Predicted 3D model of a 1610-nucleotide part of an RNA (large-subunit ribosomal RNA, half A) from Angelakisella sp. Lineage of the source: Bacteria > Bacillota > Clostridia > Oscillospiraceae > Angelakisella. RNAcentral holds the full RNA, with entries from ENA. The prediction has a mean pLDDT of 83.
[in-house]
Context: one part of a larger RNA
RNA sequence: AGCGCAGGGCGGAUGCCUUGGCACUGGGAGCCGAAGAAAGACGCGAUAAGCUGCGAUAAGCCACGGGGAGCCGCAAAUAGGCAUUGAUCCGUGGAUUUCUGAAUGGAGAGAUCCGGCCGGAGUAACGUCCGGUCAUCAUACGCUGAAUCCAUAGGCGUAUGAGGGGAACCGCCUGAACUGAAACAUCUAAGUAGGGCGAGGAAAAGAAAUCAACCGAGAUCCCGUAAGUAGUGGCGAGCGAACACGGGGAAGGCCAAACCAAGGGUAGCAAUACCCUUGGGGUUGCGGACCGCAUUUAGCAUCGCUAAAGCCUAGGAGAACCCCAUGGGAAGGGGGACCGAAGAGGGUGAGAGUCCCGUAUCCGAAAGGCAGAAGCGGCGAGCGGAAUCCAGAGUACCGCGGGACACGAGGAAUCCCGCGGGAAGCCGGGGGGACCACCCUCCAAGCCUAAACACUACCCAGUGACCGAUAGCGCAUAGUACUGUGAAGGAAAGGUGAAAAGGACCCCGGGAGGGGAGUGAAAAAGAACCUGAAACCCUGUGCUUACAAGCACCGAGAGCCCGUCAACGGGUGGUCGGGUACUUUUUGUAGAACGGUCCGGCGAGUAUAUCUGACUGGCAAGGUGAAGGGCCUAAGGUCCACAGCCGAAGCGAGAGCGAGUCUGAAUAGGGCGUAUAGUCAGUCGGAUAUGACCCGAAACCGGGUGACCUAUCCAUGGUCAGGCUGAAGUGAGCGUAAAAGCUCAUGGAGGGCCGAACCGACCUCCGUUGAAAAGGCGGCGGAUGAACUGUGGAUAGCGGAGAAAUUCCAAUCGAACCCGGAUAUAGCUGGUUCUCCCCGAAAUAGCUUUAGGGCUAGCGUUGUAUUAGAUUACCGGAGGUAAAGCACUGAAUAGGCUAGGGGCCGAGAGGCUACCGACCCUUAUCAAACUCUGAAUGCCGGAUAAUCGAUGUACAGCAGUCAGACAGUGUGAGAUAAGUUUCAUUGUCAAAAGGGAAACAGCCCAGACCCGCAGCUAAGGUCCCAAAUGUACGUUAAGUGGAGAAGGAUGUGGAAUUGCACAGACAACCAGGAUGUUGGCUUAGAAGCAGCCACACAUUCAAAGAGUGCGUAACAGCUCACUGGUCGAGUGACUCUGCGCCGAAAAUUUAACGGGGCUAAACGUACAACCGAAGCUCGGGCUUCUGUCUUUCGAGACAGAGGGGUAGGGGAGCGUCGUGUGCCGGGGCGAAGCAUGAGCGUAAGCGCAUGUGGACUGCACACGAGUGAGAAUGCCGGAAUGAGUAGCGAGAUUUAUGUGAGAAUCAUAAAGGCCGAAAGCCUAAGGUUUCUGGAGGAAGGUUCGUCCGCUCCAGGUCAGCCGGGAGCUAAGGUGAGGCGGAAACGCGUAGCCGAUGCACAUACGGUGGAGAUUCCGUAGCUGUCGAAGGAUUUAAGCAGGAUGACACUGUCAAAGGGCUCAUCCCGGGCGUUGGUAGCCCCGGGCGAAAGGGACCGAAAUCAGAGUAGGGAAGUGAGUUUGGCGGCAGGCGAGAAAAGUCCUGUGUAUAUCCGAGACACCCGUACCGCAAACCGACACAGGUAGGUAGGAAGAGGAUUCUAAGGCCAAC
Repeated sequence: AGCGCAGGGCGGAUGCCUUGGCACUGGGAGCCGAAGAAAGACGCGAUAAGCUGCGAUAAGCCACGGGGAGCCGCAAAUAGGCAUUGAUCCGUGGAUUUCUGAAUGGAGAGAUCCGGCCGGAGUAACGUCCGGUCAUCAUACGCUGAAUCCAUAGGCGUAUGAGGGGAACCGCCUGAACUGAAACAUCUAAGUAGGGCGAGGAAAAGAAAUCAACCGAGAUCCCGUAAGUAGUGGCGAGCGAACACGGGGAAGGCCAAACCAAGGGUAGCAAUACCCUUGGGGUUGCGGACCGCAUUUAGCAUCGCUAAAGCCUAGGAGAACCCCAUGGGAAGGGGGACCGAAGAGGGUGAGAGUCCCGUAUCCGAAAGGCAGAAGCGGCGAGCGGAAUCCAGAGUACCGCGGGACACGAGGAAUCCCGCGGGAAGCCGGGGGGACCACCCUCCAAGCCUAAACACUACCCAGUGACCGAUAGCGCAUAGUACUGUGAAGGAAAGGUGAAAAGGACCCCGGGAGGGGAGUGAAAAAGAACCUGAAACCCUGUGCUUACAAGCACCGAGAGCCCGUCAACGGGUGGUCGGGUACUUUUUGUAGAACGGUCCGGCGAGUAUAUCUGACUGGCAAGGUGAAGGGCCUAAGGUCCACAGCCGAAGCGAGAGCGAGUCUGAAUAGGGCGUAUAGUCAGUCGGAUAUGACCCGAAACCGGGUGACCUAUCCAUGGUCAGGCUGAAGUGAGCGUAAAAGCUCAUGGAGGGCCGAACCGACCUCCGUUGAAAAGGCGGCGGAUGAACUGUGGAUAGCGGAGAAAUUCCAAUCGAACCCGGAUAUAGCUGGUUCUCCCCGAAAUAGCUUUAGGGCUAGCGUUGUAUUAGAUUACCGGAGGUAAAGCACUGAAUAGGCUAGGGGCCGAGAGGCUACCGACCCUUAUCAAACUCUGAAUGCCGGAUAAUCGAUGUACAGCAGUCAGACAGUGUGAGAUAAGUUUCAUUGUCAAAAGGGAAACAGCCCAGACCCGCAGCUAAGGUCCCAAAUGUACGUUAAGUGGAGAAGGAUGUGGAAUUGCACAGACAACCAGGAUGUUGGCUUAGAAGCAGCCACACAUUCAAAGAGUGCGUAACAGCUCACUGGUCGAGUGACUCUGCGCCGAAAAUUUAACGGGGCUAAACGUACAACCGAAGCUCGGGCUUCUGUCUUUCGAGACAGAGGGGUAGGGGAGCGUCGUGUGCCGGGGCGAAGCAUGAGCGUAAGCGCAUGUGGACUGCACACGAGUGAGAAUGCCGGAAUGAGUAGCGAGAUUUAUGUGAGAAUCAUAAAGGCCGAAAGCCUAAGGUUUCUGGAGGAAGGUUCGUCCGCUCCAGGUCAGCCGGGAGCUAAGGUGAGGCGGAAACGCGUAGCCGAUGCACAUACGGUGGAGAUUCCGUAGCUGUCGAAGGAUUUAAGCAGGAUGACACUGUCAAAGGGCUCAUCCCGGGCGUUGGUAGCCCCGGGCGAAAGGGACCGAAAUCAGAGUAGGGAAGUGAGUUUGGCGGCAGGCGAGAAAAGUCCUGUGUAUAUCCGAGACACCCGUACCGCAAACCGACACAGGUAGGUAGGAAGAGGAUUCUAAGGCCAAC
């Protein structure tokens, strides 16, 4: 270290539970609000943070009613109270009800600020306080009243109403896109989502200018049906009525007009006419007015009064049980009773009719509410006549353009809108799907109208084959914590016990925690608390392991240990053999292709409608029963309901006919029918519509939220050390006729120069899980300008901004963010959960904007029916491939012949030609698109026979498959390349294991139901690894075997042919190898041998080339050919063939037999054996199908044939959760769950026992599902690994003492060091208690901690004069009226708001733990009121004017401040060492004053204490800063208003001075370049303004330093 066992920890699964949810049912209720809502803020308690309740009358006040003993909420505790004189509590009514909010006196940044008027309190008076009231708009009325005479607009007043909120439902206006159409534009989605306005408890609609069809109906709305019909529709996708019928519910009315009357107006002299208002009248298609006749009926939801019974808002009564044992506890068990109009349910220490609350049943309201019978009033009617009058006008209708109707412009009626035109009048008008006629029907252009139908934020009662803490709402409560500027987003988290009996006391420890004791049934229930699984961690122990190579298992099995659910026992396991996980995707994965760290929980084919098939059941020529209604034991059942649907008859375009009909001339033929079975329900398979198996986009659209980042702009403020240069202008001099010009000064311009702050960001390095989601170090650019910056504001996504980069618009930008449409869509990827049994594919064809998708066919499966089918042999056919051939079509070769052509010659005829050359002949050829020929195989048909044994066909349900791979053969493409590609065909793999090929999907053999320590074989093998072998004859010598070509070779075996050879071959050795001649030519030379030429000469010979090589400058020389001798038997050449050799170089290592090794253990031939698989056989068993027999109908027996399997089809089961019934099941004498064990079953699984646990639960049969997990870079939680690893975030510490359980880290002291234009001080924003004191140490603090910006408790912020408001205005915002716009809303005048600006009154000192220009002391100032007294001619208002009032640059410059110096002043000192009585040293020399002040300095021993108290001096010079204000210059020409002042007017209204009094609200702590702000952090970043010591220096650069602050948290 591994496996096992035992015991723990961690963790929070499982089981059980439920306070909370979810879905519904039946009732009720259905608006609230200026009488101030909804929603909030802030408060209210003796102590009080949260929730609840309430409102300054504040967990409450009053009255009435209920109720009857305790109470002061959740919620303990202490203190204190209340209550039978009736509390708390419950109900009804009333009172109070701060501030915000429509918010309404004005304003505003919601919960704040500031007012006017009336009344009151109080004051001398003002300020202050209390109550009431004061918004706007509309309408009505009244008064008033411009330009402009009347009038109108306007103004003022009074009254009434409105405004805002609300879950869904409702009406109207407006109105997308994704998506679908496999693209897309009409279309769809959809008049949906969204936006807006408005209403109500419902809304809307509604009383026919309607339908219908020649019959009729009689407002609207809703349900069922008609019907997915008629239609509509790129006639695509889709969309989709109506009539009629069955039901629910029912209800009808009123105006306008004609006519009459009254009042008023206009015209007119008037009569009169017309008009307006009001009243009467009248309301219809069988009309009314009018003229007559009659009188008060039908009826009323309507308007008023009276009002029975009932119901709601508190409550009350309410039957019946005891004993015994067990137990902590009885309600369970045992025994014996009782009640029941009550055996619903909950609780009580465990299962309770009789213990408690309740339940059935009955009773009950002072007050408020609901509904309302009935009555009275009130309203309301009839008949006849027919002359005249009336009966809804810019309307109907038409044209054009749109929209709505199921209906997309269509033949398009009907309805609505816009623009234009524009009727009739009852002898009239509309409609009946263009239009016209006839006919029928109705009467528009006015209004109202219950019920039935929708919804549920809210109240009551109840229900569930709904959930049970990863579930159920997001929440067992929370819209909380937290995130975001904002819109918005949005968690986790339940359980002690019956009862706190929550552990007194003791011990260890600083504590935390633990050990005893005690409580309790139990503490292994101790609050991190029921049960307590797994990952993971730890301890102990049995076996094993240190020569060993390992997907960790399987098979065999020695040894050791143990002894069980008792049998073939369990644990471990040296050794041997075999053996590359799982899923997905693929032709194919160990794959180095994808996914998973591990464990636990959660996690994916569901629901409805329609259609279709199978099975089961009911009824059957019938079947069925919607909506609705009745009844009952009540979301259920049953009965009624005869609307409707399907079927019972078809054919035809139809008229139509009908067991037939259509076609047709047909009595023909043919097509479709006829010889019946359906229908309703359930379950399952499938289709379609819906999100439709689950998860996943990039995107599109709508409405909102964002300019605290950033871009640009507007308004108002601020900032820029220091140095340099030296424009114009000016002055002087020179110069000129005058100028110009020159010189010197002066001057101080500039998108000037150098360079800090400030702004930027060019380069390197570092950083890259950072210190930092853009920085640091060092350099770098601009730095008076188009500069930078603060505050406030403007511009918004189909957009803005942009010195322009697709740049920025909150760490997001080729179109922000948030929510919604929305489960968009995804022909794409991934994932998709228990078992067994039977069968079992495809990767092809056709079509496809199709090619990784589909549809149909092919191939699979299941069912039914039927009886065919396949192979071989035989017979008969069609055919044009292989081969072959050249007759055709072409290609192509050599020769011959030759037409023709070219060239040359020729005057021409013609000739010549080593030129080209068709046809033809001969020789030899080639072809997928050549064939005079032509197989094998395959294909079609057939009789007979054999074999097979359901393999065929038809119909019906359901699929999957359309990426194939390799190998052999035949082709194409390619290069007669590819593990290439395309076809055909066969096989295997795919979807196939086993044996062989070392290993090796596709090759060879062979198809695995299970078991066997049985046998036989296949491929392939038989020396060892490793099962099995020998013999005979040859071959190979190369480790060939055990890679390889052209080519090469005297390797070797076999066969054959042919030379030479005893007349002596071949080889070797000895000898010769000559002469003409140095052949000729050439050449400097060329002599056999540089080269050329020639005959390949001739001679002598046994033989010898005008020479085969070497060699020389050329000769020479050495050789060869050839000849003779010696030797003595074979020796050459060539051909065919077996086996070998060379050719032969690759990268970590032999590595081209699998290894050892082999000369046979290689190769060839022959023979005989053997081994060898999951094949075959044998024995046993399971199962499917078929047949036969038996049968108790469940099944059984026998025989035969089967049982590899992916996609896929079919069948049978297991388990989980819930429901019903039964077992009158089990259970504190111990349920579920959990743990362990060696039992059973073919599997999923099922028992039994023991322990734990402490309250539920099992089995059988049915039923119903949120029903089975290993994978989705799944979701949530827990735990590992990495790993005690990286890191601990700029800078210096050290020592001593103290405290303490404990000290590097805390305190104190000392030393050392750092910053010092900051790392000091003040202050704005922002933060919001971090401030101070005491206590603490769990967590936070990157270490520690006694400490803290942490935790707890207590405290702390004081203003007329500081800042803001009660003053003003800018940008901008808002905006009475007004203008515009479907609405929302936009613009904008007056006005108002709005500081970053203008105006405006305080200083010094002291104080203390924390506040001070605020308190105190002292001294001032502002405003208001104002006694006495005094003074004056003005005050408000109005008019006019001035001022307020401004930039930039340069320059001058007061007060004041800082610093330095001083021989000056005050106090002190005079030194041990050189100097030191001096121009010496140290400290101070402020303030208007008060005071402060160096210094001195007490009072009991210490401490208190350097505390109380006392207290000197007050000068001068220089330098720097400062900037009240002034001047100058140029051009870019540099806010507004209030306020203030002046003048005029104004008039008796008053004003001024004045002791004194009064003076409101808010801020004020603390941090503030940072540990407190913005950056997720105690973060190297960012953050406006003021202050600015000394030495050196131009300087705020830089270095050192003062005051002051720090030493950085390992």